[in-house]
């Protein structure tokens, strides 16, 4: 000085990881205008039994608050990841020859 290959730069895709959001899971929760049960007592009945249905309890809505984890779904100047494709203007960084 010749060939050549890798990364750095573009793109897609898959993975992890980082953040939001929404479920999932626990709690908490209705003076009455949610549900179920329904002492005590009221109503009907000759009676048998029936009705409503107040405290209690219990179960949930709507919210609120917590979760090591799990499920969705959104994003990025996420990554000494991985794959295809592009593309080599420069810049690293290798290997093969040829000459000084």
């Nucleotide at each position: 000085g010749a060939c050549u290959g890798g990364g750095u730069c573009c793109u897609g895709c898959a993975c992890g990881g980082c953040a939001g959001a929404g479920g999932a899971c626990u709690a908490u929760g209705a003076a009455u205008c949610c549900c179920g049960u329904g002492a005590g007592g009221u109503c009907u009945g000759g009676a048998a039994a029936g009705a409503a249905g107040c405290a209690g309890c219990g179960g949930u809505a709507a919210a609120u608050a917590g979760u090591a984890u799990u499920c969705u779904u959104u994003g990025g100047g996420u990554g000494a990841u991985g794959u295809a494709g592009a593309g080599c203007a420069g810049c690293c960084u290798g290997g093969u020859u040829a000459g000084a």
A computed fold for a 100-nucleotide RNA from a Dehalococcoidia bacterium, annotated as Bacterial small signal recognition particle RNA. It matches the Rfam family "Bacterial small signal recognition particle RNA". Rfam describes the family as follows. The signal recognition particle (SRP) is a universally conserved ribonucleoprotein involved in the co-translational targeting of proteins to membranes. It was read from a public genome assembly, where an Rfam model found it.